About this RNA:
A computed fold for a 70-nucleotide RNA from Leptonychotes weddellii, annotated as transfer RNA. A source record names the gene tRNA-His. Its mean pLDDT, the model's own confidence on a scale to 100, is 82. Its Rfam family is "tRNA". About the family: Transfer RNA (tRNA) molecules are approximately 80 nucleotides in length. Rfam classes the family as a transfer RNA. NCBI's taxonomy places the organism under Eukaryota, Dipnotetrapodomorpha, Pinnipedia, Lobodontini, Leptonychotes.

RNA sequence: GUAAAUAUAGUCUAAAAAAAGAUAUUAGAUUGUGAAUCUAAUGACAAAAGCUCAAACCUUUUUAUUUACC
Repeated sequence: GUAAAUAUAGUCUAAAAAAAGAUAUUAGAUUGUGAAUCUAAUGACAAAAGCUCAAACCUUUUUAUUUACC
């Protein structure tokens, strides 16, 4: 240089065009205290455009990482 793949809560994984779950954190209940358990809350689509009523998803261009070829 060429061609692909990946990027989602603090962490790990889903998602079919209308963002889910676990874990963690915080608060409460429970307990003599802690752990465990139960309830609730908080929190994310790598960036920018376009198509669409509506985009993590489709299209284009970038960024980062990885792989193969040269």